[in-house]
RNA sequence: CGAACGGUAACAGGGAGCUUGCUCCGCUGACGAGUGGCGAACGGGUGAGUAAUGUAUCGGAACGUACCAUUCAGUGGGGGAUAACGUAGCGAAAGUUACGCUAAUACCGCAUAUUCUGUGCGCAGGAAAGCAGGGGAUCGCAAGACCUUGCGCUGAUUGAGCGGCCGAUAUCAGAUUAGCUAGUUGGUGAGGUAAAAGCUCACCAAGGCGACGAUCUGUAGCGGGUCUGAGAGGAUGAUCCGCCACACUGGAACUGAGACACGGUCCAGACUCCUACGGGAGGCAGCAGUGGGGAAUUUUGGACAAAGGGGGCAACCCUGAUCCAGCCAUGCCGCGUGAGUGAAGAAGGCCUUCGGGUUGUAAAGCUCUUUCAGCCGGGAAGAAAAUGCAUGGGUUAAUACCCUGUGCAGAUGACGGUACCGGAAUAAGAAGCACCGGCUAACUACGUGCCAGCAGCCGCGGUAAUACGUAGGGUGCGAGCGUUAAUCGGAAUACUGGGCGUAAAGCGUGCGCAGGCGGUUUUGUAAGACAGGCGUGAAAUCCCCGGGCUUAACCUGGGAACUGCGUUUGUGACUGCAAGGCUAGAGUACGGCAGAGGGGGGUGGAAUUCCACGUGUAGCAGUGAAAUGCGUAGAGAUGUGGAGGAACACCAAUGGCGAAGGCAGCCCCCUGGGUCGAUACUGACGCUCAUGCACGAAAGCGUGGGUAGCAAACAGGAUUAGAUACCCUGGUAGUCCACGCCCUAAACGAUGUCAACUAGGUGUUGGGAGGGUAAAACCUUUUAGUACCGUAGCUAACGCGAGAAGUUGACCGCCUGGGGAGUACGGCCGCAAGGUUAAAACUCAAAGGAAUUGACGGGGACCCGCACAAGCGGUGGAUGAUGUGGAUUAAUUCGAUGCAACGCGAAGAACCUUACCUGGCCUUGACAUGCAGAUGGUAGAAGCCUGAAAGGGUGACGACCCCGCAAGGGGAGUCUGCACAGGUGCUGCAUGGCUGUCGUCAGCUCGUGUCGUGAGAUGUUGGGUUAAGUCCCGCAACGAGCGCAACCCCUGUGUCCUGUUGCCACCGGCCUUCGGGCCGAGCACUCUGGACAGACUGCCUCGCUUAAACGAGGAGGAAGGUGGGGAUGACGUCAAGUCAGUAUGGCCCUUACGGCCAGGGCUGCACACGUACUACAAUGCCCGACACAAUGGGAAGCAAUACGGCAACGUGGCGCAAAUCCCCUAAAAUCGGGCUCAGUUCAGAUUGUCGUCUGCAACUCGACGACAUGAAGCUGGAAUCGCUAGUAACGGCGCACCAGCUACGGCGCCGUGAAUACGUUCCCAGGCCUUGUACACACUGCCCGUCACAUCAUGAAAGCCGGUUAUACCCGAAGUCGCGCCUUAUAACGUGCCGAAGGUAUGGCUGGUGAUUGGGAUGAAGUCGUAACAAGGUAGCCGUAGGGGA
Repeated sequence: CGAACGGUAACAGGGAGCUUGCUCCGCUGACGAGUGGCGAACGGGUGAGUAAUGUAUCGGAACGUACCAUUCAGUGGGGGAUAACGUAGCGAAAGUUACGCUAAUACCGCAUAUUCUGUGCGCAGGAAAGCAGGGGAUCGCAAGACCUUGCGCUGAUUGAGCGGCCGAUAUCAGAUUAGCUAGUUGGUGAGGUAAAAGCUCACCAAGGCGACGAUCUGUAGCGGGUCUGAGAGGAUGAUCCGCCACACUGGAACUGAGACACGGUCCAGACUCCUACGGGAGGCAGCAGUGGGGAAUUUUGGACAAAGGGGGCAACCCUGAUCCAGCCAUGCCGCGUGAGUGAAGAAGGCCUUCGGGUUGUAAAGCUCUUUCAGCCGGGAAGAAAAUGCAUGGGUUAAUACCCUGUGCAGAUGACGGUACCGGAAUAAGAAGCACCGGCUAACUACGUGCCAGCAGCCGCGGUAAUACGUAGGGUGCGAGCGUUAAUCGGAAUACUGGGCGUAAAGCGUGCGCAGGCGGUUUUGUAAGACAGGCGUGAAAUCCCCGGGCUUAACCUGGGAACUGCGUUUGUGACUGCAAGGCUAGAGUACGGCAGAGGGGGGUGGAAUUCCACGUGUAGCAGUGAAAUGCGUAGAGAUGUGGAGGAACACCAAUGGCGAAGGCAGCCCCCUGGGUCGAUACUGACGCUCAUGCACGAAAGCGUGGGUAGCAAACAGGAUUAGAUACCCUGGUAGUCCACGCCCUAAACGAUGUCAACUAGGUGUUGGGAGGGUAAAACCUUUUAGUACCGUAGCUAACGCGAGAAGUUGACCGCCUGGGGAGUACGGCCGCAAGGUUAAAACUCAAAGGAAUUGACGGGGACCCGCACAAGCGGUGGAUGAUGUGGAUUAAUUCGAUGCAACGCGAAGAACCUUACCUGGCCUUGACAUGCAGAUGGUAGAAGCCUGAAAGGGUGACGACCCCGCAAGGGGAGUCUGCACAGGUGCUGCAUGGCUGUCGUCAGCUCGUGUCGUGAGAUGUUGGGUUAAGUCCCGCAACGAGCGCAACCCCUGUGUCCUGUUGCCACCGGCCUUCGGGCCGAGCACUCUGGACAGACUGCCUCGCUUAAACGAGGAGGAAGGUGGGGAUGACGUCAAGUCAGUAUGGCCCUUACGGCCAGGGCUGCACACGUACUACAAUGCCCGACACAAUGGGAAGCAAUACGGCAACGUGGCGCAAAUCCCCUAAAAUCGGGCUCAGUUCAGAUUGUCGUCUGCAACUCGACGACAUGAAGCUGGAAUCGCUAGUAACGGCGCACCAGCUACGGCGCCGUGAAUACGUUCCCAGGCCUUGUACACACUGCCCGUCACAUCAUGAAAGCCGGUUAUACCCGAAGUCGCGCCUUAUAACGUGCCGAAGGUAUGGCUGGUGAUUGGGAUGAAGUCGUAACAAGGUAGCCGUAGGGGA
């Protein structure tokens, strides 16, 4: 789909009947269920499987095809059923059974038969269906027949489109998958299919695939395209298009044109649901939607209006295909959030150097505009076919029907009142996100304080964070922004387009099959190659030019392109192939030569050891030193003889040979290779080489020998903290030989083999030619080696450089960050040891090369310094002093801590100082400035009370300056309050300044030039020389700066000037104790303090040298080689010291961390250390006598003469603000006397008593004096300090601070006044050059391994549990096929083969897990040692073997 059929369950209409509200009639529109036809194999979804039964491109022959188109022919005549339905059952249901009726375009014969099929070529076989519209004549009772048109139906033909099959090429990873295969490969025959074919079967043959990667394993749908990239490539396969595969999992067929079928069937399995437990049902990887999982992915929407598909004659029906709408900033595109003006540069915020800056024309204000959103109104295109009417043409008997034109009519819109248009009104409703250390555009403040946190990489954060958090500001993008995940890019797998001496990387070496590559010439060919044509390379995408949405995204027309494949024609240079030549590559023959080339045999001398004998006596041997060991049982030494094994001095070399490993006395035999020469011959025979084969040091292994020396292991002795080592004494395997294994080395030139080309020079080995010589030597040249230098070139540099690491070609091997690891697992090899092949997890941001500058070295060369040495005197021992540590304390304030803290800050703690402790008090404060207010009996203040004082009360008296007659005003003062003061509180690691130290060492740099890719170098190194980077010479350097030196001060000599307070030689006067003093005159001398002179290697000799510098000696000179001393401290180092000298950023306290006061403490004491004093005595001590200084100081001061006191000191006071007076006697020395080696006539601590002085005050806690007391100590262990000449040592004197003093300290002064230096080996410090370096916080560096702890990943492991796969067997569903039985014929039934799932057994591969165990990695502060880096303290490293906590 009723226009195939029987029909009528529901709806509507109509008709009939009568009983008037019921029944009947399929009559009509329609139509449930059924028969039948077509479709359902399309469309839609998904990517599990699939590495080729797929896909892509290009071909092929042996095929099918419903619907569609074309051509030819036909559509005649019969038959029997069946569903629906009815009746009766069964069942919970699903469903199903029996009987009975019926139709067809359902089904079955008969007839006919073409260019159909089969064929033995004679022949045989094989179809069909009708339905609808219309109708003149004819026939029929009617239905209708009949005719015709349309749609169908049947048999053939051709075509289009579609599909099936075959081939070639391309198509991921793993070789730790190397062998796979039995219908396997082929043939013959048969079967089977639409069709070729082992597609299937029987027989025959033994093939087929594979290093151009078979088989196995893992992963994966493929393409057009997409992303990226300059491209080549790389990655990818969403949306759209083509193909494939799948439809719960596995198997199977049926139907059909087409399926082995997403919304069909059967069987098995898993799961879900229903059940009356007997049985049944199901398959969203269709559209929505649900659950689950997940970081995450939408509405159970509208419509068939359009275009498409199916069915139908058509109307029409169906269509989650499709067209639309909804959700999501998921992406792409477009638009808006306003525009102009506006400086008082507003307010606010932030910052601030407090001036200001910035936010910022930004806002406000003023003037405009109105997109978008909102409101009001209008409002599409997408729709024309079909349909109806009218009218032409065709068809026809026909004005039916149908087909096809033209005109007219009316109908159809899901989106949607959407797009779009108009109107009115208002700046009105509309901005966020990330970032701001560098990469990388963009900076400040606060908070925090290795915390919290950030982080893509480097890395930020430990009190001034542009890096964390917040804020202000800025930068970028913008309806988005940022994060996460992923891909490509970047010469980082390099085809284009990398490398391999030392960074990762040349196999240990050769031979050589396959493979790759290959001299010269001729001819042919045309596989490669090149050129043209043709076909194809789907469309979409990309690109170019146009067109349409206001633009764009988007859509669309045309072109180009698709770099490919196929085919054809041409060309013949080049490569290949075939054939023929050539001789330059390669080789052969001939003649020379050199050689530790290899194998075998023989033989020689020296030496070691051992044995025998002789001589001979006490040691030998060994080491840094020793000991173990040997020796009086006669060693070692020496002589003679003998044995045995191993290795071959000199020659000998930078030399020779070999493929490498490697090879060494001499002779003989066998043998390989090389090279040179000239001629002849062969005629490309060549080069390289994966797999393969052979060789391959030492160590090691097996069997059998041998064993002199040496010598792992082992033993003993030493060394040492230890010493499983280094050293010593012994000593076994082994080392040697034969045979057989092993197969590794830093097997190295860290350099694969072969060929060609590209300046030279020097040496040497072998050969040839020429010259030369008497012979040589020698010279020139050539060839094959070997070593050095070097041009061009190369290289990151170092370096290489005709033997290349240069320029090229051929082939092979190898590399792709460090560690894990050349390890695990697996394979192969091995007797074993082990070798070879060879990962991953995990972890780090580096590891590495070459060169540079430093620093360092138990590296080297040179030089210097009181560095050592030579000397002198000390410290370390004692007492006390002083400082420090420690312990103590209420407090013992703080700082300084190797040299370079410790008699330091401190040039002076009884109170004060004073910063500390206890207690008592004050709060704008002890002190400064400003503001506001108050204040006239105000400020101040005698006195009194209280108190330890501070403080708290009271308080007679009582002011000042300026203007003004006065009143009054102003100032100052005081009080109250606010700002603020104040802090010896913290940070010297936020700082300034100052200082210490290396070091008064001789260094440190710059400009220009040159060299180097660069860091950097040169200069500045070198040869001399100096105290010196001082000077000279040389030199790719030339100059310059800061340092050195000099200039400055003191001192040493002289001249001139000066002449009081200094001086006193001469002169005068006076006095005198006769020494001298005073006065005058004087300025000679001394002296004072100014100016000059002087010293420069200037002169001479010698050395050195080209010369100079310089050195040695000498003259002269007061002084001689910077005369002596001082001041002067380069660039820098030590985060050196100082916030407590002062200054100062930041932080902190503010009735206290500020201020005042009293008392205490800084002085406290089992102890340790530093520094200086005094001593231990006779070079001394004591007593007496007596000589000679200088620097300095003095007014709240120094103080004379005189007196008192034993003395400290007191009384007193001349003089002096000082060359005038005073402190002020210097002491050691010298002279005389005593002491006589004793704990003393040494030493003086400690203690007692009495005093003096200062001071408000000497208790804690001062100094001094007198008398008495009289400790330790008799020269100091290990160790250690200072000093080189007016120095050390010894002696006294002065001053600062200061009331006094702890001073024996510090800073100065003068006196007396030495010794020694051969020299640079050693210790320490420093300078320059060079060398090594794994160091750069720089040797107090770096760094290795075990052990212990924690975490992580991983290997092994008795096993255990899975997955997958194979083989054999068992069972065998559905089903096709075969056979049988039965039947008219099927069906059913029986049976056979195959056959999914399942089962049993044994293997392979693979995953998880596993007591325990192995190593690995990582981890601020663990243990043991110190292996490596320097000569790393035994040079290091490689292979192997044994041993050991490491």
This is a predicted structure of a 1446-nucleotide RNA (small-subunit ribosomal RNA) from a metagenome. Its Rfam family is "Bacterial small subunit ribosomal RNA". The prediction has a mean pLDDT of 84.